RNAcentral holds the full RNA, with entries from ENA. The part of an RNA shown here (small-subunit ribosomal RNA, central domain) has 348 nucleotides and comes from an uncultured prokaryote. The coordinates come from a structure-prediction model, not an experiment, and the mean pLDDT is 90. Rfam family: Bacterial small subunit ribosomal RNA.
Context: one part of a larger RNA
RNA sequence: CUGGGCGUAAAGCGCUCGUAGGCGGAUUGGUAAGUCAGAGGUGAAAUCCCAGGGCUCAACCCUGGAACUGCCUUUGAAACUGCCAGUCUAGAGUUCGGGAGAGGUGAGCGGAAUUCCGAGUGUAGAGGUGAAAUUCGUAGAUAUUCGGAGGAACACCAGAGGCGAAGGCGGCUCACUGGACCGAUACUGACGCUGAGGAGCGAAAGCGUGGGGAGCAAACAGGAUUAGAUACCCUGGUAGUCCACGCCGUAAACGAUGAAUGCUAGUCGUCAGGGGGCAUGCCCUUUGGUGACGCACCUAACGGAUUAAGCAUUCCGCCUGGGGAGUACGGUCGCAAGAUUAAAACUC
Numbered sequence: 001c002u003g004g005g006c007g008u009a010a011a012g013c014g015c016u017c018g019u020a021g022g023c024g025g026a027u028u029g030g031u032a033a034g035u036c037a038g039a040g041g042u043g044a045a046a047u048c049c050c051a052g053g054g055c056u057c058a059a060c061c062c063u064g065g066a067a068c069u070g071c072c073u074u075u076g077a078a079a080c081u082g083c084c085a086g087u088c089u090a091g092a093g094u095u096c097g098g099g100a101g102a103g104g105u106g107a108g109c110g111g112a113a114u115u116c117c118g119a120g121u122g123u124a125g126a127g128g129u130g131a132a133a134u135u136c137g138u139a140g141a142u143a144u145u146c147g148g149a150g151g152a153a154c155a156c157c158a159g160a161g162g163c164g165a166a167g168g169c170g171g172c173u174c175a176c177u178g179g180a181c182c183g184a185u186a187c188u189g190a191c192g193c194u195g196a197g198g199a200g201c202g203a204a205a206g207c208g209u210g211g212g213g214a215g216c217a218a219a220c221a222g223g224a225u226u227a228g229a230u231a232c233c234c235u236g237g238u239a240g241u242c243c244a245c246g247c248c249g250u251a252a253a254c255g256a257u258g259a260a261u262g263c264u265a266g267u268c269g270u271c272a273g274g275g276g277g278c279a280u281g282c283c284c285u286u287u288g289g290u291g292a293c294g295c296a297c298c299u300a301a302c303g304g305a306u307u308a309a310g311c312a313u314u315c316c317g318c319c320u321g322g323g324g325a326g327u328a329c330g331g332u333c334g335c336a337a338g339a340u341u342a343a344a345a346c347u348c
Stems, first nucleotide, its partner, number of pairs: 004319003007302002012316001014201004021194003025088007033081002035077008049065006091191001092188003095184004103177007110154001115149007125136002162169002206247006215241002220236004258315006266293013297304002321348003330341004
C1' cells in the first nucleotide's frame, strides 16, 4: 500500500467561489511516454526454495538447478490512457421572446395596536393571581372621547405555497440589481466536474464608536409560594433587542443525508411555464421545482425509494472503543469573550 464505513450506532466542512491537483463527450489521422510481446545484457557471493551428496542422525557443510518479482539496451504491436493535428454537437455557454417570485440594496409612504403627554366626561376603585400581595388611584386612577409625540413590528391574504448557495427573506410604492425557469431559432465548439491550501458570505448572543429607545426583557429590586426558593407565578426594571459603521465566526448552521453526472415501476396533490383537444372547465401531453403514498432494490431495524439511503462513475471532507477531552501545551486569529488546529499520562 491493499480493508470497512459516514440519515438515527464514531463519522458530510454551516454555505459558496475558486488555485494547484485529480477526473473528463463523439470521431479521424499521427506519435509511441504509459501499456503489451520477442531478443540481449546485467541482477557478486552467501542467504531463501528444489534435487542430490558428506559428517552414525540433526543442526551444519558441499554440488547442481531454480529464483533474485528489478534495471538497461534493442526489435516490434497500436486496442486503451497520454501527447500532437483536424472534424463534430448530445455536455457547457451565448443570443432572442416570455411569464413567476417574502432573492438582494437604498429611499419614500401607510394603517392597526401598545406606551407616554395635553384636554373633555366621570367616580372609587384599578391591576394582578390558584389565592394574594408588592404596585397605581380622591394631588382624580381604571373606563371612555378628541388631539399630539415616539419607537418597533407588519393582522387578514398565508398554503405540505414561493425565492435564495447557505444563513435567511413577508405592509405598500419607486430606483438600482443577482439568479432560476419556459419557448424558439441561430452561434461558440468540450470551453466541463470536483476542489487540498486560499478568499468571500454566514442566525442568535456578544464586543467597539456614535445615535435611538415604544413594547419586551438577561442582570437586579420587591411581593408571593415553600421546610428553604438565589426558581417556576406577580409588580417593577437596566444592558440588550432597533439604526450606521467596524469586529466576532459559532448553532440541533438539520434533510442530523457533500458536490456532479447517467440509469432504474407507478399513483395522487401542488407551484411556474409550454403544446394539443373539445362538451369552456375539463381531458391528454411536456419541462423545471415542491410534497404524500408505493414496486424493484437497499437497510441491523426504523425506514429510504426518479428530490434514493437503489445501481454505477469522478472528486473532496470525515470516522477507527468509552472516559480523560474538543481539554492541556504550542501555533494562528480576536479589543475581549473566545474561536480554530489538537495530544498524552492515567483509567474502564